[in-house]
Context: one part of a larger RNA
RNA sequence: GACGAACGCUGGCGGCGUGCCUAAUACAUGCAAGUCGAACGGGGGUAAUGAGGUAGUUUACUAUCGAGUUACCCUAGUGGCGGACGGGUGAGUAACGCGUAGACGACCUGCCCUGAAGACUGGGAUAACAGCUCGAAAGGGCUGCUAAUACCGGAUGUGUCCAUAUACCUGCAUGGGUGUAUGGAUAAAGGGGGAACCCGCUUCAGGAUGGGUCUGCGUCCCACCAGCUAGUUGGUAGGGUAACGGCCUACCAAGGCUACGACGGGUAGCCGGCCUGAGAGGGUGGUCGGCCACACUGGAACUGAGACACGGUCCAGACUCCUACGGGGGGCAGCAGUAGGGAAUUUUCCGCAAUGGGCGAAAGCCUGACGGAGCGACGCCGCGUGAGUGAAGAAGGCCUUCGGGUCGUAAAGCUCUGUCUUGGGGGACGAGAAGGACGGUACCCCAGGAGGAAGCCCCGGCUAACUACGUGCCAGCAGCCGCGGUAAUACGUAGGGGGCGAGCGUUGUCC
Numbered sequence: 001g002a003c004g005a006a007c008g009c010u011g012g013c014g015g016c017g018u019g020c021c022u023a024a025u026a027c028a029u030g031c032a033a034g035u036c037g038a039a040c041g042g043g044g045g046u047a048a049u050g051a052g053g054u055a056g057u058u059u060a061c062u063a064u065c066g067a068g069u070u071a072c073c074c075u076a077g078u079g080g081c082g083g084a085c086g087g088g089u090g091a092g093u094a095a096c097g098c099g100u101a102g103a104c105g106a107c108c109u110g111c112c113c114u115g116a117a118g119a120c121u122g123g124g125a126u127a128a129c130a131g132c133u134c135g136a137a138a139g140g141g142c143u144g145c146u147a148a149u150a151c152c153g154g155a156u157g158u159g160u161c162c163a164u165a166u167a168c169c170u171g172c173a174u175g176g177g178u179g180u181a182u183g184g185a186u187a188a189a190g191g192g193g194g195a196a197c198c199c200g201c202u203u204c205a206g207g208a209u210g211g212g213u214c215u216g217c218g219u220c221c222c223a224c225c226a227g228c229u230a231g232u233u234g235g236u237a238g239g240g241u242a243a244c245g246g247c248c249u250a251c252c253a254a255g256g257c258u259a260c261g262a263c264g265g266g267u268a269g270c271c272g273g274c275c276u277g278a279g280a281g282g283g284u285g286g287u288c289g290g291c292c293a294c295a296c297u298g299g300a301a302c303u304g305a306g307a308c309a310c311g312g313u314c315c316a317g318a319c320u321c322c323u324a325c326g327g328g329g330g331g332c333a334g335c336a337g338u339a340g341g342g343a344a345u346u347u348u349c350c351g352c353a354a355u356g357g358g359c360g361a362a363a364g365c366c367u368g369a370c371g372g373a374g375c376g377a378c379g380c381c382g383c384g385u386g387a388g389u390g391a392a393g394a395a396g397g398c399c400u401u402c403g404g405g406u407c408g409u410a411a412a413g414c415u416c417u418g419u420c421u422u423g424g425g426g427g428a429c430g431a432g433a434a435g436g437a438c439g440g441u442a443c444c445c446c447a448g449g450a451g452g453a454a455g456c457c458c459c460g461g462c463u464a465a466c467u468a469c470g471u472g473c474c475a476g477c478a479g480c481c482g483c484g485g486u487a488a489u490a491c492g493u494a495g496g497g498g499g500c501g502a503g504c505g506u507u508g509u510c511c
Base pairs, nucleotide, nucleotide: 001510002509003508005507006506007505008504009503012383013382014381015380016379017378018376019375020341025339026338027337029336030335031334034081035080036079039078040077042075043074044073045072046071047070048069049068052065053064054063055062056061088294089293090292097219098218099217100216101215102214103213104212107211108210112207113206114205115204116203117202118201120154121153122152123151129144130143131142132141133140134139159186160185161184162183163182164181165180166179167178168177169176170175190199191198192197220266221265222264227257228256229255232254233253234252235251236250237249238248239247269291270290271289272288273284274283275282276281296317297316298315299314300313319330320329321328322327347373349372350371351370355369356367357366358365359364386416387415388414389413396407397406398405399404420452421448422447423446424445425444426443430438455500456499457498458497459496460481461480462479466495467494468493469492470491476483477482
C1' cells in the first nucleotide's frame, strides 16, 4: 500500500459498488420453464337462433325443457417447439482441463439466411372419452369408440447415398474435387385466409452460428516417491462413432515411458484480470467476462440437432417423509428463507415498465435471468455537524516560582446563512403510439429554525505531541529497544497537546 474481511469504541446524510472465504452440511414453506386451440379429436362455459315436446283457460299468448346451427371463451389429453439456454457452485481435476498458436484432405450443426427442386396415392392404430374394475395413496388393469403437422405402406427422384466402369483437374502422405454411363436404395403435412397470399413440410447445395477431435509450446510442491507399464507399445482384420484413434474385440509381434524427472504422494478449477513493485518479479483468481467440471453419493443409458441431462428416466446406496404395513414420495451448489458450523456474510420484498430469453401468425403467456427497492460504515467517493464579529482576556478546569500562565476568540453576546434537515407545494427522464416496478423517488419552489448531527487512537526513542496527581518490580504497558522496586513525560486518571475524522484503532493475509 491492498482486502469479499473480522473484533473494540463511536456513528448524521447521499451516490456507486459489494456481502457464507467455514459444512459440495441438512433442509420446513413459497416461487425459479413453459408455451402453441392458426397441428388434432374431445369436454365445459357464454350469447344468438331454434326442429320439436310439456304446462297454463281455446287459435292467439305466456312459462319451461330442448336436438341442431353459428360466434366467442376456457381447457385435461394426443402432437409440436422449448426444458442441453438462462441461473448456481468449485467438490473433483496437475489434465490437451486451461492459455496461446495451429490442423481437420477425419467431423456434426435444430431454429436463421441464400439458391435449386418437390409435396401424388393409400392404410391401420392410439390417448382423450365412455363403461367395468384394483389400490389407503402413489398409481394402474380390462373392454369399446375416435382425430391429426402422431405412425406405417406404395408412387415420383431435381437431387443425395452405395456399387461398377470411365474421363478430366489438382495436392502437404494417407488423397481431394468435377463429370458421364449402368444398376440399387431413398422424400414430404398440412394449417390460416373471402382472396391475394402467409405460416409451415420434404430433398439437395451454400452460408452463418454453435460445437467435436487432434497437435506444438506454457501451466505448483516433494527425489526422504527411481524405476513405471498387459490394452501396456505397435501391426492386421473387424466392430463402434458425426468423426480419427487400443475407443473396443480377436489374432500377431515385444514393445512403450523415464534423471530434459517417468511412476507415486501432496496441493489446486484455468484464464482475462486483481494487489504490490521504478521495473524485473512476487502474491492472488472474490465481484464482472471467457473456458472447464459438478448437480444427495455411485453407475447407466433413453429421447433428441444438441445431454449421458441441476428443478428428466432407470438401478444401487446413505439420509429423510407419508402409509390402511401391502407399498409409495424427496434431493435449494436456482431466489428468498431455516437449522448447524463459524470471528463472519442480507429481505421468506416489488415488477415484468426496461434489456434479454422460450413458445406463439399475433394478441399474449411464462421468466427469483433481469430491472429495482430493503438490510450491513463492508469498501470507494462526495457533503454536513455552521459563518462573521466578539476581552490585554468572564466564569470554571489545570498548572504555578502565587506574580501569573494556559484552555482562549474558545464561550457568552451581537450580526448573518440555510448545504443536510423538518413541514408544505409541484414533479420527471428512463417509453420512438399506449404502457413505469423504481416512485410521489430524483429534481425544483416556498416556509421554519443554529436549531437534529464527533468521535477514535496516540504523546520515552523509532514517531508529530508534556505537565500534575495516584501507584511503588505492585497494578499494569509493550511493534522493537524496553518501562514500573517513593518525585515514572513509558502504568492509571486529569489538564494540555499531536494525528486522523464518520470514522478511528487492533488482529489476520499478500506485496